[in-house]
Context: one part of a larger RNA
RNA sequence: CUGGGCGUAAAGCGCGCGUAGGCGGUUAAGUAAGUCGGAUGUGAAAGCCCCGGGCUUAACCUGGGAACUGCAUGGGAAACUGUUUGACUAGAGUAUGGUAGAGGUAAGUGGAAUUUCCGGUGUAGCGGUGAAAUGCGUAGAUAUCGGAAGGAACACCAGUGGCGAAGGCGACUUACUGGGCCAAUACUGACACUGAGGCGCGAAAGCGUGGGGAGCGAACAGGAUUAGAUACCCUGGUAGUCCACGCCAUAAACGAUGAGAACUAGCCGUUGGGGGUAUUGAAACCUUUAGUGGCGCAGCUAACGCAAUAAGUUCUCCGCCUGGGGAGUACGGCCGCAAGGUUAAAACUC
Numbered sequence: 001c002u003g004g005g006c007g008u009a010a011a012g013c014g015c016g017c018g019u020a021g022g023c024g025g026u027u028a029a030g031u032a033a034g035u036c037g038g039a040u041g042u043g044a045a046a047g048c049c050c051c052g053g054g055c056u057u058a059a060c061c062u063g064g065g066a067a068c069u070g071c072a073u074g075g076g077a078a079a080c081u082g083u084u085u086g087a088c089u090a091g092a093g094u095a096u097g098g099u100a101g102a103g104g105u106a107a108g109u110g111g112a113a114u115u116u117c118c119g120g121u122g123u124a125g126c127g128g129u130g131a132a133a134u135g136c137g138u139a140g141a142u143a144u145c146g147g148a149a150g151g152a153a154c155a156c157c158a159g160u161g162g163c164g165a166a167g168g169c170g171a172c173u174u175a176c177u178g179g180g181c182c183a184a185u186a187c188u189g190a191c192a193c194u195g196a197g198g199c200g201c202g203a204a205a206g207c208g209u210g211g212g213g214a215g216c217g218a219a220c221a222g223g224a225u226u227a228g229a230u231a232c233c234c235u236g237g238u239a240g241u242c243c244a245c246g247c248c249a250u251a252a253a254c255g256a257u258g259a260g261a262a263c264u265a266g267c268c269g270u271u272g273g274g275g276g277u278a279u280u281g282a283a284a285c286c287u288u289u290a291g292u293g294g295c296g297c298a299g300c301u302a303a304c305g306c307a308a309u310a311a312g313u314u315c316u317c318c319g320c321c322u323g324g325g326g327a328g329u330a331c332g333g334c335c336g337c338a339a340g341g342u343u344a345a346a347a348c349u350c
Base pairs, nucleotide, nucleotide: 003322004321005320006319007304008303012318014201015200016199017198021194022193025088026087027086028085029084030083031082033081034080035077036076039073040072041071042070049065050064051063052062053061054060091191092188093187094186095185096183097182098181099180103177104176105175106174107173108172109171110154115149116148117147118146119145120144121143125136126135162169163168206247207246208245209244210243211242215241216240220236221235222234223233258317259316260315261314262313263312266295267294268293269292270291271290272289273288274287275286276285277284299306300305323350324349325348332343333342334341335340
């Protein structure tokens, strides 16, 4: 170099943008780098292989041939790949008109609830548990009514509903803004796909500076439980949770399933758009397209299962795996304020 693999056995980078590279639609003409066939030269000898010869055989020696799968040169072929020129529209994109949406960012607004404070009514309990106690309360609690403050989250709607590349996104209004889908035309004319490095985004926790702090609540304290109870239960409660800016870069970052393209029985639901039938209209039905679910044939699979949203049949590109432990560790490098992250062994052992 190569083989077999990657849903659950080891194995898909958390996700995107994109450089190099790889790979790439239809058609005509040219070219001849790859490709193909023949020629010439060379490919030392020995050895290997084939046919002979010589030692009584053999080993050994020796003659001839073949081979040396290669390289170079000149000439030829032109299907395919490359390349050059021209053309095309089925891939891709742009324009126009619609359309759904918790897509993103910022500002503002709202009601319910919890807590605290103030005032009224009111009196002896409240709270909590399996049962209790710690705790709160005659300095008037709990309950109830009115008022105020402040922070966080947005019940119902709500749906294997929607949007987003992923992480994720859920009160309302406004502003700015990204992407998708559909229909009919027009335009560009392969501009495409993937993507080593690189760059960006990236839940929660954590870190830095400054705010904020209602509820919840690591740590911590107390009360219980228990043989013990550094827990589970209870009463409190600090960081944190929230905001701004800057870091961190990891997750069972999961569909444990990389991206793109083509093809391959059906049936049932649901979301967005288009067309049609009939209808006063809505609803309904048929059809098409983009999603999102349930079943199911062929096929695949070790089985479970997957099955047009494939794990089926194929192509292109990337990533990754190669017995268990040692170990995602040590050392070194890079990154980070730190916590740590990333890259990543070996001895030894079974």